[in-house]
RNA sequence: GCUCCUGUCGUCUAGCCUGGUCUAGGACACACGGUUCUCAUCCGUGGAACUCGGGUUCAAAUCCCGACGGGAGCA
Numbered sequence: 001g002c003u004c005c006u007g008u009c010g011u012c013u014a015g016c017c018u019g020g021u022c023u024a025g026g027a028c029a030c031a032c033g034g035u036u037c038u039c040a041u042c043c044g045u046g047g048a049a050c051u052c053g054g055g056u057u058c059a060a061a062u063c064c065c066g067a068c069g070g071g072a073g074c075a
Base pairs, nucleotide, nucleotide: 001074002073003072004071005070006069007068010028011027012026013025020058030046031045032044033043034042051067052066053065054064055063
């Protein structure tokens, strides 16, 4: 330099192909409360995310283009 894959809560991940109900869900973690003599376990509640810019569309996490970051291959 070229090609391909990839980017969602603190972490891992579902949803993307097939746009709309989905409140963007789950697990772990965290905070608070309950339970307990205490801790742990267990139960309840809560906060927290679509990398960025543009396009298409009535409507974009989802489709298209570009940028940036990560990975793989080739040279």
About this RNA: A computed fold for a 75-nucleotide RNA from Candidatus Giovannonibacteria bacterium RIFCSPHIGHO2_01_FULL_45_33, annotated as transfer RNA. Lineage of the source: Bacteria > Bacteria candidate phyla > Candidatus Giovannoniibacteriota. It matches the Rfam family "tRNA". The family's RNA type in Rfam is transfer RNA. Rfam links the family to the GO term triplet codon-amino acid adaptor activity. The same sequence occurs in records of 2 taxa.